[in-house]
Context: one part of a larger RNA
Molecule: small-subunit ribosomal RNA, central domain
Organism: uncultured bacterium
RNA sequence: CUGGGCUUAAAGCGCGUGUAGGCGGAGCGAUAGGCGCCUUGUGAAAUCCCUCGGCUCAACCGAGGAACUGCUUGGCGAACCGGCGCUCUUGAGGCAGGUAGAGGUAACUGGAACCAUAGGUGGAGCGGUGAAAUGCGUAGAGAUCUAUGGGAACGCCGGUGGCGAAAGCGAGUUACUGGGCCUGUUCUGACGCUGAGACGCGAAAGCGUGGGUAGCAAACAGGAUUAGAUACCCUGGUAGUCCACGCCGUAAACGAUGCGCACUAGGUAUGAGAGGUCUGACGCCGCUCGUGCCGAAACAAAAGCGUUAAGUGCGCCGCCUGGGGAGUACGGCCGCAAGGCUAAAACUC
Numbered sequence: 001c002u003g004g005g006c007u008u009a010a011a012g013c014g015c016g017u018g019u020a021g022g023c024g025g026a027g028c029g030a031u032a033g034g035c036g037c038c039u040u041g042u043g044a045a046a047u048c049c050c051u052c053g054g055c056u057c058a059a060c061c062g063a064g065g066a067a068c069u070g071c072u073u074g075g076c077g078a079a080c081c082g083g084c085g086c087u088c089u090u091g092a093g094g095c096a097g098g099u100a101g102a103g104g105u106a107a108c109u110g111g112a113a114c115c116a117u118a119g120g121u122g123g124a125g126c127g128g129u130g131a132a133a134u135g136c137g138u139a140g141a142g143a144u145c146u147a148u149g150g151g152a153a154c155g156c157c158g159g160u161g162g163c164g165a166a167a168g169c170g171a172g173u174u175a176c177u178g179g180g181c182c183u184g185u186u187c188u189g190a191c192g193c194u195g196a197g198a199c200g201c202g203a204a205a206g207c208g209u210g211g212g213u214a215g216c217a218a219a220c221a222g223g224a225u226u227a228g229a230u231a232c233c234c235u236g237g238u239a240g241u242c243c244a245c246g247c248c249g250u251a252a253a254c255g256a257u258g259c260g261c262a263c264u265a266g267g268u269a270u271g272a273g274a275g276g277u278c279u280g281a282c283g284c285c286g287c288u289c290g291u292g293c294c295g296a297a298a299c300a301a302a303a304g305c306g307u308u309a310a311g312u313g314c315g316c317c318g319c320c321u322g323g324g325g326a327g328u329a330c331g332g333c334c335g336c337a338a339g340g341c342u343a344a345a346a347c348u349c
Base pairs, nucleotide, nucleotide: 004320005319006318007303008302012317014201015200016199017198021194022193023192025088026087027086028085029084031082033081034080035077036076037075038074041071042070049065050064051063052062053061054060091191092188093187094186095184096183097182098181099180103177104176105175106174107173108172109171110154114150115149116148117147118146119145120144121143125136126135162169163168206247207246208245209244210243211242215241216240220236221235222234223233258316259315260314261313262312263311266294267293268292269291270290271289272288273287275285276284277283299304322349323348324347331342332341333340334339
């Protein structure tokens, strides 16, 4: 120097866009930087290795050879890597025609429920629990009917379903807008893959300013329970939950499984699309893309995974190296703060 790993044992960055870098399709031509062969000079001596010799042996010493795997000169070769030129279409992208969808943003609208307010009826309870009590109620509650107002969430459809890079997205309509998939042989002609830094997005909670507050509800108060009960249960209840703008940047951010490409038996269910059969629908047949389950081989410590791989390979990135100390201290960067990111050691088992 090479050699091991990352679903669950330590280990895949929460997710994307992309810079440098690494890696990169098919054919032809020329090149000769890498590469290979031959060669020139050099590579001090000693050491190491081989042979022979000297101390009685050895260590040690002497002599010769080899070696010094390197650098360099000239020449030859042209498969591969690189750079150059020309060409190609299968990778990638564009175009055209279709298509499904809770993908995103904004505005407007709707009904059920809930709460409040006002009024009518009515007249003693209501509420709550294992049982109670606190609480509410003759100043008329609860119940019921009508009207008005308010905020939040959108039942059924609804799915083992769909969309999104992830976080996530579920009433309806409209406007703007992103991506996917299918069909076409219509265009470009390798324009590709990955991606250290960087930049952007990023649940909930939390923070700042302003608004909003129906229900729920940390904190808090009271009632119970209990030996106690700073809880579980009950009655209340403020931040918060909601909106706008700005921060925070974390998570069991999970498939605990990075991204891309190729290859490797099947069966079954389901979503989307075009096609064939059929007059058409249904059905059937094969195709492409997605989502699940079961399984051959293989893999795996096993559980399991198994064309959506954890199989067989290639490219690139990230990460791991005994437990505790510790995701801590110190330093640096970021943040209004809370804190985040980066990240040890002593000591100890």